[in-house]
């Protein structure tokens, strides 16, 4: 001085990149509790299911209609701030909780997860979750975009065309160092 390859450190991407957090607004919902009256007429209740406790209840319960009062939580849209570019999401795995306890589930959180899936964002359709026409997640569809690869046109820029893609792509970077 110094290639391939590796590793590390930095960067980009965008019809509204991606998260959290706070306002806000709808929905939820004239539903739930609550009260009052009526009806029924024996069982109910403690997330599901057993078992087991325990409570409530013929001084009528639980259900039911009715009239009055009438919410919140989870899940969203917009906007703002912050922190970011496997950002995140979703699945998986583990603890822990669930208003009695035991044993299964189902539900929540919360931590792990290269060798599960997914380049991004949006739109149509189908299926899922949902209270929901929101929203999330899976197929499928044709654009639209980032980015590398080859290939044609072009002096070049750059346009097209196929193909791959987050373990990916970019660099007057740093590490190793065959020479």
């Nucleotide at each position: 001085a110094g290639a391939c390859a590796u590793c590390g450190a930095a960067g980009a991407g965008g019809u509204u990149g991606c998260g959290a957090c706070c306002a806000c607004g709808a929905u939820g919902a004239g539903u739930a509790a609550a009260u009052u009256a009526g009806u029924c007429g024996a069982g109910u209740u403690c997330c599901u299911g057993u078992g087991u406790g325990a409570a409530c209840c013929a001084u009528g319960a639980c259900g039911c209609u009715a009239a009055u009062c009438g919410a919140a939580a989870g899940g969203c849209a917009c906007g703002g701030u912050c922190g970011c570019c496997g950002a995140a999401g979703c699945g998986c795995u583990u603890u822990a909780g669930u208003a009695g306890c035991a044993c299964a589930g189902a539900c929540u959180a919360a931590a792990g997860u290269a060798a599960g899936c997914u380049g991004g964002g949006a739109c149509a359709u189908c299926g899922u979750u949902u209270a929901a026409u929101a929203a999330g997640c899976g197929a499928u569809g044709g654009a639209c975009u980032g980015u590398c690869a080859c290939g044609a046109u072009u002096c070049a820029c750059a346009u097209c065309g196929u193909g791959g893609u987050g373990c990916g792509c970019u660099u007057u970077c740093g590490a190793c160092a065959a020479u």

Lysine riboswitch aptamer from Fructobacillus durionis, 179 nucleotides, folded computationally. The source organism's lineage runs through Bacteria, Bacillati, Bacillota, Lactobacillaceae and Fructobacillus. Rfam family: Lysine riboswitch aptamer. Its family is annotated with lysine biosynthetic process in the Gene Ontology. The family has 47 seed sequences and 3,224 matches in Rfam 15.1. Model confidence (mean pLDDT): 77 of 100.